Overview:
RNAcentral holds the sequence, with entries from ENA. The RNA shown here (transfer RNA) has 73 nucleotides and comes from a Pseudomonadota bacterium. Its mean pLDDT, the model's own confidence on a scale to 100, is 81. Rfam family: tRNA. Rfam classes the family as a transfer RNA.
RNA sequence: GCCCUCAUAGUUCAGCGGAUAGAAUAGGAACCUUCUAAGUUCAAGGUCGCAGGUUCGAAUCCUGCUGAGGGCA
Numbered sequence: 001g002c003c004c005u006c007a008u009a010g011u012u013c014a015g016c017g018g019a020u021a022g023a024a025u026a027g028g029a030a031c032c033u034u035c036u037a038a039g040u041u042c043a044a045g046g047u048c049g050c051a052g053g054u055u056c057g058a059a060u061c062c063u064g065c066u067g068a069g070g071g072c073a
Base pairs, nucleotide, nucleotide: 001072002071003070004069005068006067007066010025011024012023013022018056028042029041030040031039049065050064051063052062053061
């Protein structure tokens, strides 16, 4: 230098153009317990890496950039 993959909650990941973007886990509250742990319930937590484009509609498709990983030279 060229090519490929990835970027979504604090963390690990779902979400193959249309519902209010979800789950687990961590953290918080309540219940339970003599106390703790375990367990049950509830709530909260997201400008979907950034900027454009396509579309009636984009986390999803296209382009550029940034970052991470890999391959070739």